RNA sequence: CCUUUUACAGGAAAUGGUGUCUUCCUGCACAGAACCGUCUUCGCCCUGAUCAAUCUCCGGCAAGUCUGAUGGCGCCUACAAAUAA
Numbered sequence: 001c002c003u004u005u006u007a008c009a010g011g012a013a014a015u016g017g018u019g020u021c022u023u024c025c026u027g028c029a030c031a032g033a034a035c036c037g038u039c040u041u042c043g044c045c046c047u048g049a050u051c052a053a054u055c056u057c058c059g060g061c062a063a064g065u066c067u068g069a070u071g072g073c074g075c076c077u078a079c080a081a082a083u084a085a
Stems, first nucleotide, its partner, number of pairs: 008027006016076006037066001039064003043061003048055002
């Protein structure tokens, strides 16, 4: 000096708060990361093939649709449904 690991600190895990556990990301700054839900489509963009028509991987966009206040569990709050008093 570099890398890895541990400790520590901060952050993230599709809508709020909190406890706890789990996973992931980061470690002066710049930069960068974890994270930003599922499904559908003779649609659009993009890529490739083709003389052309047309077909087409990945990804994105648009439209429609579906589940859930959790990453897991407990509690609280908000919303919704049903039943009882």
The RNA shown here (Fluoride riboswitch aptamer (crcB RNA motif)) has 85 nucleotides and comes from Chitinophaga pinensis.
The coordinates come from a structure-prediction model, not an experiment, and the mean pLDDT is 75.
The model forms 100% of the base pairs in the Rfam consensus.